Description:
The prediction has a mean pLDDT of 82. This is a predicted structure of a 71-nucleotide RNA (transfer RNA) from a Thermoplasmata archaeon. The organism belongs to Thermoplasmata, within Archaea. It matches the Rfam family "tRNA". Gene Ontology term of the family: triplet codon-amino acid adaptor activity. It was read from a public genome assembly.
RNA sequence: GGGGAAAUAGGUUAAUGGUAAACCGGGAGACUGUGACUCUCUUAUUGUGGGUUCGAUUCCUACUUUUCCCA
Numbered sequence: 001g002g003g004g005a006a007a008u009a010g011g012u013u014a015a016u017g018g019u020a021a022a023c024c025g026g027g028a029g030a031c032u033g034u035g036a037c038u039c040u041c042u043u044a045u046u047g048u049g050g051g052u053u054c055g056a057u058u059c060c061u062a063c064u065u066u067u068c069c070c071a
Base pairs, nucleotide, nucleotide: 001070002069003068004067005066006065007064010024011023012022013021018054025043026042027041028040029039030038047063048062049061050060051059
């Protein structure tokens, strides 16, 4: 330089054109003589801009970053 893939919560990973979920983590509480375990509640999210659409995380497009292959 050419081509491909990916970007979702603090981390890992789902979901689907109909309004985003789980696990781990963080916080609070219950339990306990204390702690651990366990349980309950809670926390926080679709890379950025634009387009299509009644509605976009999903489709289209540009950019950014990461990654793979070729040279």